[in-house]
This is a predicted structure of a 134-nucleotide RNA (FMN riboswitch aptamer (RFN element)) from Viridibacillus arenosi FSL R5-213. Model confidence (mean pLDDT): 78 of 100.
RNA sequence: UAAGUCCUUCGGGGUCGGGUGAAAUUCCCAAUCGACGGUGAUGAAGUGAAUCUUCUAAGCCCGUGAGCUUGAUAAGAGCAGGAUUUGGUGCGAAUCCAAAGCCGACAGUAUAGUCUGGAUGGGAGAAGGACAGC
Numbered sequence: 001u002a003a004g005u006c007c008u009u010c011g012g013g014g015u016c017g018g019g020u021g022a023a024a025u026u027c028c029c030a031a032u033c034g035a036c037g038g039u040g041a042u043g044a045a046g047u048g049a050a051u052c053u054u055c056u057a058a059g060c061c062c063g064u065g066a067g068c069u070u071g072a073u074a075a076g077a078g079c080a081g082g083a084u085u086u087g088g089u090g091c092g093a094a095u096c097c098a099a100a101g102c103c104g105a106c107a108g109u110a111u112a113g114u115c116u117g118g119a120u121g122g123g124a125g126a127a128g129g130a131c132a133g134c
Base pairs, nucleotide, nucleotide: 001133004131005130006129007128008127009126010125017029018028019027031114032113033104034103035064036063037062038061043055044054045053046052059102060101067079068078069077070076084100085099086098087097088096106117107116108115
């Protein structure tokens, strides 16, 4: 010290208040939340300075994970499940700034992103360590 094998640990948030009703944290008003990797014109620090270095930066841009089927409880394959516009700045905006909007697996139950349950589970992945090789 690139790739590889193995081990350990870590690895998701959220209904305040009100209305209707026999019954709703499920409907209506309103409130509230945003996993992981990538990208990136963000921000901060370093430097004499920088386009350099470090940290940081998207729910709705690209991809992944949670469910189900198959398979042998593996690998792999298949299915299901989601959402962004307008204006501004600028050489350039899907990421910046402003405004308005939208989305959220399955099972249960008065129709659920937020309750209960599968789940003391699984997991994208992150960190550390060991081995072997050079």

It matches the Rfam family "FMN riboswitch aptamer (RFN element)". About the family: The RFN element is a highly conserved domain that is found frequently in the 5'-untranslated regions of prokaryotic mRNAs that encode for flavin mononucleotide (FMN) biosynthesis and transport proteins.
The RNAcentral record of the sequence draws on Rfam and Ribocentre.
NCBI's taxonomy places the organism under Bacteria, Bacilli, Caryophanales, Viridibacillus, Viridibacillus arenosi.
RNAcentral records the identical sequence in 2 taxa.